[in-house]
RNA sequence: UCCGACCCGUUGGGAGACGCUGGCGACGAGCGUUGCGGACCACUGCCCGCAGCGCCCCCGCCAGGGCCGAAGGAGCAACCGCCCCGGAAACUCUCAGGCGAAAGGACCGGCGGGGUCGA
Numbered sequence: 001u002c003c004g005a006c007c008c009g010u011u012g013g014g015a016g017a018c019g020c021u022g023g024c025g026a027c028g029a030g031c032g033u034u035g036c037g038g039a040c041c042a043c044u045g046c047c048c049g050c051a052g053c054g055c056c057c058c059c060g061c062c063a064g065g066g067c068c069g070a071a072g073g074a075g076c077a078a079c080c081g082c083c084c085c086g087g088a089a090a091c092u093c094u095c096a097g098g099c100g101a102a103a104g105g106a107c108c109g110g111c112g113g114g115g116u117c118g119a
Stems, first nucleotide, its partner, number of pairs: 003118003006114008018065001020064006028057001030055009066099003072095001073093003079087003
C1' cells in the first nucleotide's frame, strides 16, 4: 500500500399467516327500495332534489376462534471450547410480536469512514 475480518454511518433487497366472525358506536361515499316535490308530458317511464328503510365500504371500541414465524425471548442439539461447566441454528415452542397498506423484519448486498486485528 492492497485485500479480508471487525466497528460506525448511510442506502437497497427482504418471506409467512383471517382485508376472519360477532356485538356496540360514529359517520361520509356508493347501491337498492318506498314516499313526496319539481321539470317534461295525452299518460307512463327516464332525469333532478329531499326524507325514511335496508345492504355495503371506511373508522373506533369490546369479545371470540383460527393461523404465521425472519424483531426479541425460550428449549433441544450436531458441533466447538479453557471440558467443573460453558457457547451454540434458518431446528423446535410461540411468552412477546405479526396475519390489507404503512411500520417492523432474521438475513444478504452497495457506498463512505475508521486503522482495532490478520495476512